[in-house]
């Protein structure tokens, strides 16, 4: 420089046009003599950022950004 992937909850990752779910983690509650494990209940995201199709976009374009990869390309 090319071209390919990814980017969603503190983390790991589903979801793939009709305004988000799930392990762990975190709050409070019950049980315990306290702790762990267990049950309940709760709180956290308008899906990297801008534009575009669309009645309607996390989802489909197009561009940018980050981070990964493969190729060339320099000496």
């Nucleotide at each position: 420089g090319a071209c390919c992937g990814a980017u969603u909850a503190g983390c790991u990752c589903a979801g793939u046009g009709g305004u988000a779910g799930a392990g762990c983690g975190c709050u409070u509650c019950g049980u315990u003599g306290a702790c762990a494990u267990c049950g309940a209940a709760g709180a956290g995201g308008c899906c990297a950022u801008a534009a575009g199709u669309u009645c309607a976009a996390u989802c489909c374009u197009u561009a940018u950004a980050u981070c990964g990869g493969u190729c060339a390309c320099u000496a």